The part of an RNA shown here (large-subunit ribosomal RNA, domain II) has 684 nucleotides and comes from a Spirochaetales bacterium. Model confidence (mean pLDDT): 86 of 100. Its Rfam family is "Bacterial large subunit ribosomal RNA". Taxonomically the source falls in Spirochaetales (Bacteria, Pseudomonadati, Spirochaetota, Spirochaetia). The full RNA is in RNAcentral, with records from ENA.

Context: one part of a larger RNA
RNA sequence: GCCAACGAGUUACGUUACGCAGCAAGGUUAAGGUGUUCAGCACCGGAGCCGCAGGGAAACCGAGUCUUAAUAGGGCGACUAAGUUGUGUGGCGUAGACCCGAAACCAGGUGACCUAUCCAUGAGCAGGUUGAAGCGCAGGUAAGACUGCGUGGAGGACCGAACCCAUAUCUGUUGAAAAAGGUUGGGAUGACUUGUGGAUAGCGGAGAAAUUCCAAUCGAACCUGGAGAUAGCUGGUUCUCCCCGAAAUAGCUUUAGGGCUAGCCUUGAUAUUAGUGACGCGGAGGUAGAGCACUGAAUACUCUAGGGGCUUUCACCGGCUACCGAAAGUUAUCAAACUCCGAAUGCCGCAGUCAUAUGAUCAGGAGUCAGACUAUGGGUGAUAAGAUUCAUAGUCAAAAGGGAAACAACCCAGACCAUCAGCUAAGGUCCCAAAGUGUGGAUUAAGUGGGAAAGGAUGUGGGAUUGCACAGACAACUAGGAUGUUGGCUUAGAAGCAGCCAUUCAUUUAAAGAGUGCGUAAUAGCUCACUAGUCGAGUGAUCCUGCGCCGAAAAUUACCGGGGCUAAAAUCCACCACCGAAGCUAUGGCUUAACAGUUUACUGUUAGGGGUAGGGGAGCAUUCUGUACGGGUAGAAGCGGUAUCGCGAGGAGCCGUGGACUGUACAGAAGAGAGAAUGUUGGC
Numbered sequence: 001g002c003c004a005a006c007g008a009g010u011u012a013c014g015u016u017a018c019g020c021a022g023c024a025a026g027g028u029u030a031a032g033g034u035g036u037u038c039a040g041c042a043c044c045g046g047a048g049c050c051g052c053a054g055g056g057a058a059a060c061c062g063a064g065u066c067u068u069a070a071u072a073g074g075g076c077g078a079c080u081a082a083g084u085u086g087u088g089u090g091g092c093g094u095a096g097a098c099c100c101g102a103a104a105c106c107a108g109g110u111g112a113c114c115u116a117u118c119c120a121u122g123a124g125c126a127g128g129u130u131g132a133a134g135c136g137c138a139g140g141u142a143a144g145a146c147u148g149c150g151u152g153g154a155g156g157a158c159c160g161a162a163c164c165c166a167u168a169u170c171u172g173u174u175g176a177a178a179a180a181g182g183u184u185g186g187g188a189u190g191a192c193u194u195g196u197g198g199a200u201a202g203c204g205g206a207g208a209a210a211u212u213c214c215a216a217u218c219g220a221a222c223c224u225g226g227a228g229a230u231a232g233c234u235g236g237u238u239c240u241c242c243c244c245g246a247a248a249u250a251g252c253u254u255u256a257g258g259g260c261u262a263g264c265c266u267u268g269a270u271a272u273u274a275g276u277g278a279c280g281c282g283g284a285g286g287u288a289g290a291g292c293a294c295u296g297a298a299u300a301c302u303c304u305a306g307g308g309g310c311u312u313u314c315a316c317c318g319g320c321u322a323c324c325g326a327a328a329g330u331u332a333u334c335a336a337a338c339u340c341c342g343a344a345u346g347c348c349g350c351a352g353u354c355a356u357a358u359g360a361u362c363a364g365g366a367g368u369c370a371g372a373c374u375a376u377g378g379g380u381g382a383u384a385a386g387a388u389u390c391a392u393a394g395u396c397a398a399a400a401g402g403g404a405a406a407c408a409a410c411c412c413a414g415a416c417c418a419u420c421a422g423c424u425a426a427g428g429u430c431c432c433a434a435a436g437u438g439u440g441g442a443u444u445a446a447g448u449g450g451g452a453a454a455g456g457a458u459g460u461g462g463g464a465u466u467g468c469a470c471a472g473a474c475a476a477c478u479a480g481g482a483u484g485u486u487g488g489c490u491u492a493g494a495a496g497c498a499g500c501c502a503u504u505c506a507u508u509u510a511a512a513g514a515g516u517g518c519g520u521a522a523u524a525g526c527u528c529a530c531u532a533g534u535c536g537a538g539u540g541a542u543c544c545u546g547c548g549c550c551g552a553a554a555a556u557u558a559c560c561g562g563g564g565c566u567a568a569a570a571u572c573c574a575c576c577a578c579c580g581a582a583g584c585u586a587u588g589g590c591u592u593a594a595c596a597g598u599u600u601a602c603u604g605u606u607a608g609g610g611g612u613a614g615g616g617g618a619g620c621a622u623u624c625u626g627u628a629c630g631g632g633u634a635g636a637a638g639c640g641g642u643a644u645c646g647c648g649a650g651g652a653g654c655c656g657u658g659g660a661c662u663g664u665a666c667a668g669a670a671g672a673g674a675g676a677a678u679g680u681u682g683g684c
Base pairs, nucleotide, nucleotide: 001684002683003682004681005680006679011095012094013093014092015091016090017089018088019087020086021085022084023083026050027049028048032044033043034042035041036039054061055060064076065075066074067073098236099235101233105226106225107224108223109222110221116200117199118198119197120196121195122194123193124192125190127159128158129157130155134151135150136149137148138147139146163187164186165185168183169182170181171180202218204214205213206212211220239619240618241617242616243615244614249262250261251260252259253258263368264367265365266364267363268362269361270360275356276355277354278353279352280350281349282348283347289341290339291338295335296334297333300330301329302328306324307323308321309320310319311318371396372395373394374393375392376391377390378389379388380387401412402411403410416589417588418587419586421585422584423583427579428578429577430563431562432561436576438575439574440573441572442571443570449565455550456549459547460546461545462544463543464542465541466540467539468538476534477533478532479531480530482507483506484505487501488500489499513528517526518525590609591608592607593606594605595604596603597602598601620673622670623669624668625667626666627665628664629663630662631661638657639656640655641654642653644651645650
């Protein structure tokens, strides 16, 4: 891992609602007893319990009673009356209470053969090195101290086996081993190592102290018991079909992943048409917008009280001011906590009209309290987030189908079943790939389409305004572009062209600036404006707008799904046709509800049948019991096969195998259904 078997809402008592049954203003026996055919029996037994009356704390009174001084008022009652016993089912309570699962807590015991420390008594430590004190001799001294040479053999001394340990690293890591092996290393006469016997015990012991050890177990050992501890937590919880179908919110909560009540779902009963939508009419309101009349914010100017500075004066009175400036005025603005104003929606109402079929109350049963994204209106945040938090709506959740390449939440659309029938939605119609290489008109040249901004540009289409132009424009070519004058100043120089100045003038002219640029040290030189000629028809400027261009660098190959597409297979406008879904239609069938009719289970009509949590209904199968009826050695159960019946759970028939039990109908009772629980046991 697979297969098989086992494996989870039970039982008792109490209580409540509903169904069924008995009796009924009553209902019912319990313990116990008697009898017998010994049972799921019959009969006694009325103690007790519930109901038939309530009110009051109570005494007590009573269709009333309590409060009270009250005959007042008020509260709760009566008038309006059905219960009770049994049984089944749903729920709840008390019990282990659907099953498995802690870490822990407590009690009584068992452990120091591991290990820690201690006690008693024993044992062990190759070999080599160093050479303390003391002592002797010699030197030395007044005597010493001291020095030298010997002797001596100290030491938690040195090197290093046994022995004890475990520094580094490799191997090993389902190991040879639940801690080892290899190499290397530390101690090795000591606070050394070790044998045997003994001591200390868990609310404890021991500890050169690490929460370290106390039998591979230690922040409190192990065993048994309390014990099925408790688990607001995780996991699991077994057959079928039919009807309806949620919630992820509010309030409270030592509450936040739990609960209670309400909300939303379901089932039954009751009275009934209350409910919902559209239209119409009538209301309340201060949002969007807007505005500046208030409250504040805020721009420029005018004017001005006041202030500052300068000046005058002995001082006062004055004067000036490119300074500041309240108020007022003009101008232009802003506001969730501003409003002189003010919608659309939404909300409330109505003896109205139309449409639709809900709504309410009581009672039984729930589940839900982590929601997600999208659109819109807001807050928080950075007008960030697949962020967070509200509101309104949708979808998912609990929804399959078609489209968006793929894609819970986007677009279309809500799957009872069948069909090799039809029509459509979104979206599509060159090929992959169902349907147009459709029609008419226009745009784009960028593969734009098929990713992006500020900004930039004689890209190109459309529109508008305007200048010049056959008295010849724009472009090109030919020619001219002069004179006073080198204007004045400045300067080494300044001559159109370093710089400054300006009544930038005047003359000759077809025209020509006291000069547009290049150039020179300064001149010179080349140009331009301007003019004439040649040529012969358009040529400039600005604004609005369609589609394009650049801007454009990222980490796996990735910016049409691919091929490929250019008078498109791109984009815009208009039109026709077709494809396209579980939508709609058609035909057949199943089923639910209501209604109607026949008739007690059928027929017809109408409307339904996606579904998680969850509520309700109807069934199938298994084992056993009762009653009735069967089957079986001429072959039961079980097992294998099979083209059969049932919507399904499932049920038959036949064949084989097997070799002794077993079925049908109607009731009853449950150890009553397996794929999941790191499930349990067995097999492979």